A computed fold for a 145-nucleotide RNA, annotated as FMN riboswitch aptamer (RFN element). It was read from a public genome assembly, where an Rfam model found it. It matches the Rfam family "FMN riboswitch aptamer (RFN element)". About the family: The RFN element is a highly conserved domain that is found frequently in the 5'-untranslated regions of prokaryotic mRNAs that encode for flavin mononucleotide (FMN) biosynthesis and transport proteins. This element is a metabolite-dependent riboswitch that directly binds FMN in the absence of proteins.
RNA sequence: GACAUCUCUUGAGGCGGGGUGAGAAUCCCCACCGGCGGUAGAGCCCGCGAGCGACCCGAAAGGGGAGCACGAUCUGGUGUGAUUCCAGAGCCGACAGUAUGAAACAGCCUGUGCUGCUUUUAAGUCUGGAUGAGAAAGAUAUGUU
Repeated sequence: GACAUCUCUUGAGGCGGGGUGAGAAUCCCCACCGGCGGUAGAGCCCGCGAGCGACCCGAAAGGGGAGCACGAUCUGGUGUGAUUCCAGAGCCGACAGUAUGAAACAGCCUGUGCUGCUUUUAAGUCUGGAUGAGAAAGAUAUGUU
C1' cells in the first nucleotide's frame, strides 16, 4: 500500500424584491438552490440514494426486493483527453398536504358575471413523514498479504 472484519463519526440546499388583489412563500415578472460514486473537475453523460412497494426470508425484531414515482443541454473555445473546465444561451425538480391559480359541476342571475359546506388538478424554495432513512466518505482497532 491492498484486502477482510469490528466500532465510531460525518452524510441536502434554496422565496429576497416587485406586480395583481380584501387576502398570495402556491398566480405573473425577477431572484435563489443543486446529495453520492465514476469519468478532465458534471443538477441535466453512466450508475446509485431518499418515497411507495407485489413478493421472498425470519418465531419476532428485522432483512432482501420485481416494479412504480423519476426529471432535464446545447453551441463555441482550450486541450492528447472535457455534453464535466472557460464563454454564451437554455432546461429540470420524488411523495403527501395546503390556494387568491386552472378545469368541471351545481345554484343565482343574464354579465359572458357572482356564489358554493361539491369534485378534480395544484409549490424545486412553505408544512409533513424526518431528532428518520441513506448512496457513500472518513477515522480507530484487529487480522491477512